[in-house]
C1' cells in the first nucleotide's frame, strides 16, 4: 500500500409572528426544521439507521413446581411517511427555476416534525490508531 481483526473518538436540526381562548411552542394563518450509505449534488428514487408491534429465549419474582402479568436484556420476524413540471446536461426524480408534499412512541389545563420524556440511551454510518500477514 491492501485485506481482516482488534481498540479509541464522533455521530439530528427546527415555533419567530399574529389570532381565538381562563388556558395552546400541541388548534387556524404566515414562518421554521431535514440522521447514514448509494447514485451527477436528493427529507420525499433505491437501501440502512432509530422508533413500534409480534414471536422465542435468559435472568430475576412468584410458586401448588405445570407454570410466571409488567418492566429489563438476548436472538428472529413485521412495520417503516413524503414530488410533479420546466430548463441545463452525455449523464440529475440529485443541480437551476417553480409549485406542492412528509415528518414514530409517551406525556400536557388543548389535538405536538419544532416543548417535557425513555434518551448522559441506541444506532446507520464516518475519522484516526494498533497488531498481524504480503
Nucleotide at each position: 500500500c491492501c485485506a481482516u481483526u482488534c481498540c479509541u473518538u464522533c455521530a439530528g436540526g427546527g415555533c419567530g409572528g399574529a389570532g381565538u381562548g381562563c388556558a395552546a411552542g400541541u388548534c387556524u394563518c404566515c414562518a421554521c426544521c431535514g440522521g447514514c450509505g448509494g447514485u451527477a449534488c436528493a427529507g420525499c428514487c433505491c437501501g440502512c439507521g432509530a422508533a413500534g408491534c409480534c414471536u422465542g429465549g435468559a435472568a430475576a419474582u412468584c410458586u401448588g413446581c405445570g407454570g410466571u402479568a409488567c418492566a429489563u436484556c438476548c436472538a428472529g420476524g413485521c412495520c417503516c411517511g413524503a414530488u410533479u413540471c420546466g430548463g441545463u446536461g452525455a449523464a440529475a426524480g440529485u443541480c437551476c427555476g417553480a409549485a406542492g408534499c412528509c415528518g414514530a412512541c409517551c406525556g400536557u389545563g388543548a389535538c405536538a416534525g419544532u416543548c417535557g420524556g425513555g434518551a448522559u440511551g441506541g444506532g446507520a454510518g464516518a475519522a484516526g490508531g494498533a497488531g498481524c500477514g504480503a
Molecule: FMN riboswitch aptamer (RFN element)
Organism: Calidithermus roseus